[in-house]
RNA sequence: GGGCCUGUAGCUCAGUUGGUUAGAGCGUAUGCAUGGCAUGCAUAAGGUCGCGGGUUCGAAUCCCGCCAGGUCCACCA
Repeated sequence: GGGCCUGUAGCUCAGUUGGUUAGAGCGUAUGCAUGGCAUGCAUAAGGUCGCGGGUUCGAAUCCCGCCAGGUCCACCA
């Protein structure tokens, strides 16, 4: 330098024939149960869907550029 893959909540991820409000588990906070812890149950908070543009009535999803990570190849040594 080139190809491919990945980037969504604090963590691990789902969601890609464009369409209702963006979700799950774990974690966190609060409440209840217990003398307390563990644990169980309930509720809640938490997201500019990597960044910037474009297409569209409508974009996490399609297109372009960029950034970061992974992987393979090439080049130099």
A computed fold for a 77-nucleotide RNA from a Candidatus Berkelbacteria bacterium, annotated as transfer RNA. Its mean pLDDT, the model's own confidence on a scale to 100, is 80. Rfam family: tRNA. By type it is a transfer RNA. RNAcentral holds the sequence, with entries from ENA.